[in-house]
The part of an RNA shown here (large-subunit ribosomal RNA, domain IV) has 316 nucleotides and comes from Fumia xinanensis. Its Rfam family is "Bacterial large subunit ribosomal RNA". Its family is annotated with ribosome and structural constituent of ribosome in the Gene Ontology. The coordinates come from a structure-prediction model, not an experiment, and the mean pLDDT is 89.
Context: one part of a larger RNA
RNA sequence: GGGUUGUUAAGGAACUCGGCAAGUUGACCCCGUAACUUCGGGAUAAGGGGUGCUCAUGAAAGUGAGCCGCAGAGAAUAGGCCCAGGCAACUGUUUAGCAAAAACACAGGUCUCUGCUAAAUCGAAAGAUGACGUAUAGGGGCUGACACCUGCCCGGUGCCGGAAGGUUAAGAGGAGGAGUGAGAGCUCCGAAUUGAAGCCCCGGUAAACGGCGGCCGUAACUAUAACGGUCCUAAGGUAGCGAAAUUCCUUGUCAGGUAAGUUCUGACCCGCACGAAUGGUGUAAUGAUCUGGGCACUGUCUCGACAACCCGCCCG
Numbered sequence: 001g002g003g004u005u006g007u008u009a010a011g012g013a014a015c016u017c018g019g020c021a022a023g024u025u026g027a028c029c030c031c032g033u034a035a036c037u038u039c040g041g042g043a044u045a046a047g048g049g050g051u052g053c054u055c056a057u058g059a060a061a062g063u064g065a066g067c068c069g070c071a072g073a074g075a076a077u078a079g080g081c082c083c084a085g086g087c088a089a090c091u092g093u094u095u096a097g098c099a100a101a102a103a104c105a106c107a108g109g110u111c112u113c114u115g116c117u118a119a120a121u122c123g124a125a126a127g128a129u130g131a132c133g134u135a136u137a138g139g140g141g142c143u144g145a146c147a148c149c150u151g152c153c154c155g156g157u158g159c160c161g162g163a164a165g166g167u168u169a170a171g172a173g174g175a176g177g178a179g180u181g182a183g184a185g186c187u188c189c190g191a192a193u194u195g196a197a198g199c200c201c202c203g204g205u206a207a208a209c210g211g212c213g214g215c216c217g218u219a220a221c222u223a224u225a226a227c228g229g230u231c232c233u234a235a236g237g238u239a240g241c242g243a244a245a246u247u248c249c250u251u252g253u254c255a256g257g258u259a260a261g262u263u264c265u266g267a268c269c270c271g272c273a274c275g276a277a278u279g280g281u282g283u284a285a286u287g288a289u290c291u292g293g294g295c296a297c298u299g300u301c302u303c304g305a306c307a308a309c310c311c312g313c314c315c316g
Base pairs, nucleotide, nucleotide: 001311002310003309004308005307006306007305008304010302011301014300019297027051028050029049030048031047036041038145052067053066054065055064056063057062068072080295081294082293083292084291085290086289087287088286092104093103108143109142110141111140112139113138114137120129121128122127146282147281148280149279151212152211153210156209157208158205159204160203161202162201165200166199167198171194172193176189177188178187179186180185213231214230215229216228217227240274241271252268253267254266255265256264
């Protein structure tokens, strides 16, 4: 000097990215317990009080009287709590060896395929799974409890439907032509016509892939624009939410909390670049989740100190 363990005046988060770490709390009995809520919860909420021994009494529970200690769950084991917000409903699952999460899964929702020798999948095939199942079944995609909802666009791409029409291969067909031959013939080229799926074409379909405007003017202060004009589009973003896990400008502005707040909460809306199953907005409960605040508590700190053991170092 370091490691591990413990103690520490006064203060008590001033530490720090951040209370990380440590500490507080802790058992049982009694009292008491809020918002919110899916009425189950929340809840051990929170917050208080009690706990030893002796004698008497009693069946006991207990009740009464007394006694001791700093301390009676006398040691050890044994929740810190509260408020607000984001995300994910939840219990689960995951990167064996840097990530446990808001990621995955999930019940539920929805679309789609599949009529059974099913679709789908493995295999060259035989065969097998699906399933000894049969549409309340099975496969695939998306979403992700629950509540309230889920707007507009089918022009592009995809998918589905369409006895017409256009285009379209081999094949069929053989007008006509060429070579050769004395000829019969042989060998070629070959128009019309016929000829499938596909594509074109006509419709449908967005919980299919996806998309969801610009400019100018206008009200008797100003400002703003319910209103009007115009251009473009397949249609121009509805409800709800909004400086957000999304906001560049930005520490936006206002309010709250602090003596002081780039974080946080509530508003505003000028949404660079939210938005409705690539789901939107809420939401009790849940979470080794993330963010902000508070109480309690503490060697995290002011600011160090001491002790035990171990290592290092020195002497032998």